[in-house]
RNA sequence: GCGCUCGUAGCUCAGCUGGUAGAGCACGGCACUUUUAAUGCUGGGGUCUUGGGUUCGAUUCCCAACGAGCGCA
Numbered sequence: 001g002c003g004c005u006c007g008u009a010g011c012u013c014a015g016c017u018g019g020u021a022g023a024g025c026a027c028g029g030c031a032c033u034u035u036u037a038a039u040g041c042u043g044g045g046g047u048c049u050u051g052g053g054u055u056c057g058a059u060u061c062c063c064a065a066c067g068a069g070c071g072c073a
Base pairs, nucleotide, nucleotide: 001072002071003070004069005068006067007066010025011024012023013022019056027043028042029041030040031039049065050064051063052062053061
């Protein structure tokens, strides 16, 4: 330099035929317990990497940039 895959909550990821963004773990609160842990209930947390385009509507489709991984030179 070229090609491919990926970028969503603190972490690991889902979300696929475009229609108000979710799970597990973690974190806060409550219950239980002598206490802790475990368990149960509950709550908060996101400019979906950035900028454009298409569309009534974009995490989703298109283009570019930035970043990560892999391959080829």

Annotation: The prediction has a mean pLDDT of 81. The RNA shown here (transfer RNA) has 73 nucleotides and comes from a Planctomycetota bacterium. The sequence is in RNAcentral, with records from ENA. The source organism's lineage runs through Bacteria, Pseudomonadati and Planctomycetota. Its Rfam family is "tRNA". It is annotated as a transfer RNA.